[in-house]
RNA sequence: CAGAGUAGAGAUCUGCGCGUGAAGUGUUUUGCGGACGGGGAGUUGCCGCGAAAACGAAAGGCAUUGCCUGCGGUGCGGAUCCCGCAUCCCGCUG
Numbered sequence: 001c002a003g004a005g006u007a008g009a010g011a012u013c014u015g016c017g018c019g020u021g022a023a024g025u026g027u028u029u030u031g032c033g034g035a036c037g038g039g040g041a042g043u044u045g046c047c048g049c050g051a052a053a054a055c056g057a058a059a060g061g062c063a064u065u066g067c068c069u070g071c072g073g074u075g076c077g078g079a080u081c082c083c084g085c086a087u088c089c090c091g092c093u094g
Base pairs, nucleotide, nucleotide: 001094002093003092008083010081011080012079013078014077015076016075017074018072019071020070027053028052029051030050031049032048033047034046038090039089040088041087059069060068061067062066
């Protein structure tokens, strides 16, 4: 000087659910907590939970209270692809 490697983010496909009698998702404010390559430190960034606020939806068919087809920036899991330590010091490989 160059490089490798994590948690995790995103996209597509897929399995099982939830909602469609509107919860969820997304947005803002606030409180608390957590994580952030092998080691240490670590944010104004990230994630989770609680509270508050604003906004706000796609139903249809059969048929009889449950099935099908849809819909939802829907929940959890799986596969593939892709991105990837905010930053600082040390370590590792060449």